The prediction has a mean pLDDT of 83.
This is a predicted structure of a 110-nucleotide RNA (SAM riboswitch aptamer (S box leader)) from Bacillus fonticola.
RNA sequence: UUCUUAUCUAGAGAGGUAGAGGGACUGGCCCAAUGACGCCUCGGCAGCAGACUGUUUUUUAGUACUGUGCCAAUUCCAGCAAGCGUACUGCAACGCUUGAGAGAUAAGAA
Numbered sequence: 001u002u003c004u005u006a007u008c009u010a011g012a013g014a015g016g017u018a019g020a021g022g023g024a025c026u027g028g029c030c031c032a033a034u035g036a037c038g039c040c041u042c043g044g045c046a047g048c049a050g051a052c053u054g055u056u057u058u059u060u061a062g063u064a065c066u067g068u069g070c071c072a073a074u075u076c077c078a079g080c081a082a083g084c085g086u087a088c089u090g091c092a093a094c095g096c097u098u099g100a101g102a103g104a105u106a107a108g109a110a
Base pairs, nucleotide, nucleotide: 001110002109003108004107005106006105007104008103013042014041015040016039017038021031022030023029025079026078027077028076043071044070045069048067049066050065051063052062053061054060075102080099081098082097083096084095085094086093
């Protein structure tokens, strides 16, 4: 980097450093010199994989030790398609639902 599987409306911030953009992309809408984003330290959340303990007959509960992950906004919202509704001569438009796509994280494989 690619593929497969699972999850993505819950949860969790202080200090230091640095100095202009950041929220993947596009549009919107936000965050940001009252210092964002990033990085470091400490803290926290969660429970994917491993480990351990119990239960058990191959499932389930727990601990948070190890490897990750995460700590503005639902993945911030939408993007493509279908259905339904409003309205309309019809389309377009708007709203809702479902699915897909894209993205993120974990585990496995190449």

Source information:
Its Rfam family is "SAM riboswitch aptamer (S box leader)". Gene Ontology term of the family: regulation of gene expression.